Record summary
Model confidence (mean pLDDT): 83 of 100. This is a predicted structure of an 82-nucleotide RNA (transfer RNA) from Kineosporia babensis. Its Rfam family is "tRNA". The family's RNA type in Rfam is transfer RNA. Lineage of the source: Bacteria > Actinomycetota > Kineosporiales > Kineosporiaceae > Kineosporia.

RNA sequence: GGCUGGUUGCCCGAGUGGCCAAAGGGAUCUGACUGUAAAUCAGACGGCUCAGCCUACGCAGGUUCGAACCCUGCACCAGCCA
Numbered sequence: 001g002g003c004u005g006g007u008u009g010c011c012c013g014a015g016u017g018g019c020c021a022a023a024g025g026g027a028u029c030u031g032a033c034u035g036u037a038a039a040u041c042a043g044a045c046g047g048c049u050c051a052g053c054c055u056a057c058g059c060a061g062g063u064u065c066g067a068a069c070c071c072u073g074c075a076c077c078a079g080c081c082a
């Protein structure tokens, strides 16, 4: 340098163009239970002016009525080739 795959919330990880603030697990917080703790169970777990709105899936553009999902460039990681 070329080719291929990957980059998702604190961590891991699933993800179909609309049903996604995004399954599931862990961590964390609150509560129940317990003599205490653990385990177990329930709820919460981006923000707010909270029937809704705003912002988000590496970064920047683009396509679309609508994008984590499609396209382009770039960055980074892994593998292969040279």
Stems, first nucleotide, its partner, number of pairs: 001081007010026003018065001028044005046054003058074005